A computed fold for a 351-nucleotide RNA from Gloeomargarita sp. SKYG116, annotated as Bacterial RNase P class A. The sequence was found by an Rfam model in a public genome assembly. Its Rfam family is "Bacterial RNase P class A". The family's RNA type in Rfam is ribozyme. Rfam's curators write: Ribonuclease P (RNase P) is a ubiquitous endoribonuclease, found in archaea, bacteria and eukarya as well as chloroplasts and mitochondria. Its best characterised activity is the generation of mature 5'-ends of tRNAs by cleaving the 5'-leader elements of precursor-tRNAs. Cellular RNase Ps are ribonucleoproteins. NCBI's taxonomy places the organism under Bacteria, Bacillati, Cyanobacteriota, Gloeomargaritaceae, Gloeomargarita. The prediction has a mean pLDDT of 76.
RNA sequence: GGGAGUAGGUGUGGCGAUUGCGGAUGCUUCGGCAUCUGAGGAAAGUCCGGGCUCUCGAAAGACCAAACCGCUGGGUAACGCCCAGUACGCGCGAGCGUGAGGAAAGUGCCACAGAAACACACCGCCGAUGGAGGGAAACCUCACAGGCAAGGGUGCAAAGGUGCGGUAAGAGCGCACCAGCAGUACCGUGAGGUACUGGCUCGGUAAACCCCGGUUGAGAGCAAGGUGGAGGGACAAGGGUUGGUCUUUUUCCCGUCCCGUUGAUGAGAACCGCUAGAGGUGGCGGGUAACCGUCAUCCCAGAUAGAUAAUCGCCCUCGAACAGAACCCGGCUUACGGCCUGCUCCCCCCA
Repeated sequence: GGGAGUAGGUGUGGCGAUUGCGGAUGCUUCGGCAUCUGAGGAAAGUCCGGGCUCUCGAAAGACCAAACCGCUGGGUAACGCCCAGUACGCGCGAGCGUGAGGAAAGUGCCACAGAAACACACCGCCGAUGGAGGGAAACCUCACAGGCAAGGGUGCAAAGGUGCGGUAAGAGCGCACCAGCAGUACCGUGAGGUACUGGCUCGGUAAACCCCGGUUGAGAGCAAGGUGGAGGGACAAGGGUUGGUCUUUUUCCCGUCCCGUUGAUGAGAACCGCUAGAGGUGGCGGGUAACCGUCAUCCCAGAUAGAUAAUCGCCCUCGAACAGAACCCGGCUUACGGCCUGCUCCCCCCA
């Protein structure tokens, strides 16, 4: 100098003025006035996990079932998230990616092709041994019994791989190295690692059933849910009034009309829920880290047809994308223009 990896930051510039709009607080002569404040890193998708609210269920526990999760350890309110590590794969490297526990418990499945898909023999090789034929014999021929699984072929996949020995031909049959499995010892909390030994070897599929371990009441969602309650109608209660049945009176019963009564009902209106929270920032301490503890400090939208905008002046590096809160948090995913910073790796050049 060039290229790359990784972790972050910023988010239509900064300062000021005026006007407009939402909200809070204070004052008010009720007309307003003053002060403060007013979108995001994703506010998005609504894919996970929670808080909060209501309904149903259970009520302490046990068993069964179902759903979900699945390398190990840790973090967290919780998670399918995060951190650290293990194994495997990729990369010269910094680093990145992946895993769905178990296929050596059992069952099932493995299209087409192929002899055979877990135990087989189509082509092929052999035919030592037995058999048939020939020969005096050595031996030769046949390929009937039989042996083999090396080679060919099929297939995503064919029973450890390569080499040497061995054999009639072959084969972990023997040996060396490699892969895998099991055992032992040591190291590690653990996943696992290292060394040695052993018989040689066991296909894939669990997002098939299943086995193992763990977690879990179910459902609906702020249009949840709650508070007060105008007008009007119907209803219930109470009171009054008047009528009917009755010889009369009272009670009871049935009805008419009325009520500044009570209850219940109860307006996409009003108020609450609503934003101070698993909150932000900084210091210190613990931890490799995620994160935790503690102290100090700050208040940072809360609308309900929905505010967050416009203009001007000065300065600068001259202004860009995705995108607009709607109960609230923690994640994940997706979208996004430019700039800045830390750390690391590789290549080239110079000294």